A computed fold for a 98-nucleotide RNA from Hydrogenimonas sp., annotated as c-di-GMP-I riboswitch aptamer. Its mean pLDDT, the model's own confidence on a scale to 100, is 79.

C1' cells in the first nucleotide's frame, strides 16, 4: 500500500416512538430519544419492497329481466417518484495483535 477486525483507543451513527415542517403519497427535514450498527459514511447502478398516475382483464355491488356503466378491491403493463438501517455493487474513510 492491501487484506483482515481479536483485543484496547479515539470517538461517530441513530431505530422505533413523539413534536414541528415539506410532500396528493410512499418518505423527507430538524429536535428529543436509543433498537442497534465495523461503514447504520456516500452513490438510486442492478433487484427488491412502497407510493401515484393511467390502462386491460378480474370480482364485487346498486340500479329492473339483459346489457351497458358508475364507486370499491385484485393481478398484471407502462411511466414518474421513495426506500443505502432489504440485497448486491460503486467510491470514500477511522484503530492496529496479524
Nucleotide at each position: 500500500c492491501u487484506a483482515a477486525u481479536a483485543a484496547a483507543u479515539u470517538g461517530c451513527c441513530a431505530a422505533a416512538c413523539c413534536u414541528g415542517u415539506u410532500g396528493u403519497g410512499a418518505a423527507g427535514c430538524a429536535g428529543g430519544g436509543a433498537c442497534g450498527g465495523a461503514a447504520a459514511g456516500c452513490c438510486a447502478u442492478g433487484g427488491g419492497u412502497c407510493u401515484u398516475u393511467a390502462u386491460c382483464g378480474c370480482u364485487c355491488c346498486a340500479c329492473u329481466u339483459u346489457u351497458c356503466u358508475a364507486a370499491a378491491g385484485c393481478u398484471g403493463u407502462a411511466a414518474a417518484g421513495a426506500u443505502c438501517g432489504c440485497c448486491a455493487g460503486g467510491u470514500u474513510g477511522c484503530c492496529u495483535c496479524u